[in-house]
């Protein structure tokens, strides 16, 4: 000096001036209750003033998981859903922390829905004989059964052929061909045999809480795919702040009284009567609560102007290892984004900067 890996922060700052919210004090009005009614007091707002307070690392996406609310639940069982290494934290969860395995990377580090393919089904496209009961297109053999020719009295022997057979070493497809390389072994061939090796399983020992790993010794056992179905352990009632909860006009609904004329009184008529006044429960509109030292319910947290400052960029000028760095002056300039019950994660967006820690490669000492 270059290329990279990882973690954690910051995400404009001061003033000024205008405007918004909410909250305290105090002034003003408007309207309402109550009251002992020229008043006071309590609520209220279309008002002023002054003091304070006034988004974000993601407020976002609403995926996961929890407080809180409400419905519904005797136990057990089926089906349905999630979920799947291991040990811890943690209310909790697919988050977090330490670890194991795998896998990709020269590393640093990055990625994994990481139980079971020897319980059972099934699936493996094209291409290829054949994709897992095996099977044979090029080939390879001629032991074995056949044919044909020579020789032989005959028993046979010898040589073709490649019909029936026999093999899968070797080509050749294909992500993948029934472990690998070697000897042996046969007509030719093969775990057929044998030795080393790669994995898998049984078992025996060591280590580790564990997940797993490390050796031995037996088994010729060997393709993958469970984010196929399926098996196995665990888990699991629903809907959500438009929850929900308390107030409560108006219509309409129940219940209880009720008048005037003729006519002093009783019938009885005619008129008001879909009436008038009182209560009653449910519940609409509506309001309060739920909701927060930001705290709103048509939803406030905003604009201008100088100033500094992160960055860009162009001119001039200084170092020097000649590639940069400094000064200084002019220009431009600050991403992604806006709470809405409240908390943990995750996942997306983000202009620029800032700090550890760590890896490769090159060069100098």
């Nucleotide at each position: 000096u270059g290329a990279g890996u990882u973690g954690g922060c910051c995400g404009u700052g001061u003033g000024a001036c205008c405007g918004c919210g909410g909250c305290a004090u105090g002034g003003c009005g408007u309207c309402g209750a109550u009251c002992a009614c020229a008043g006071a007091u309590c609520g209220u707002g279309a008002u002023c003033a002054u003091g304070u307070c006034g988004a974000g690392g993601a407020a976002g996406g609403u995926c996961g998981g929890g407080a809180c609310u409400c419905c519904g639940c005797a136990g057990g069982g089926c089906a349905g859903a999630g979920u799947g290494c291991u040990g811890g934290c943690a209310g909790a969860u697919a988050a977090c922390c330490a670890g194991g395995c795998g896998u990709c990377g020269u590393g640093a580090g990055g990625c994994g829905a990481c139980g079971g393919a020897a319980a059972g089904u099934g699936c493996a496209g094209c291409a290829g004989a054949a994709a897992a009961c095996a099977a044979a297109c090029c080939g390879c053999c001629g032991a074995u059964g056949g044919g044909c020719c020579g020789g032989g009295u005959a028993a046979c022997c010898g040589g073709c052929c490649a019909c029936a057979g026999g093999c899968a070493a070797g080509g050749g497809u294909g992500a993948a061909a029934a472990g690998g390389u070697g000897c042996g072994g046969u007509a030719a061939g093969a775990g057929c045999g044998c030795a080393c090796c790669a994995g898998c399983g049984u078992u025996c020992g060591g280590g580790g809480u564990g997940a797993c790993u490390c050796g031995g010794a037996c088994g010729g056992c060997u393709u993958g795919c469970a984010a196929a179905c399926c098996c196995c352990g665990c888990u699991c009632g629903g809907a959500g702040c438009a929850a929900g909860g308390c107030c409560a006009a108006g219509c309409a609904g129940a219940g209880a009284u009720c008048a005037g004329a003729c006519u002093g009184c009783c019938c009885g008529u005619c008129u008001u009567a879909u009436g008038a006044u009182c209560u009653c429960g449910g519940g609409u509109a509506g309001g309060c609560c739920g909701c927060u030292c930001a705290g709103a319910u048509g939803g406030a947290u905003g604009g201008u102007c100088a100033c500094a400052c992160a960055a860009g960029u162009g001119g001039c000028u200084c170092u020097c290892u000649c590639g940069a760095g400094g000064g200084u002056c002019g220009c431009u300039g600050g991403a992604c984004a806006g709470a809405a019950u409240c908390c943990c994660g995750c996942c997306u967006a983000u202009a620029g900067g800032c700090c550890g820690a760590c890896u490769c490669a090159c060069c100098a000492c």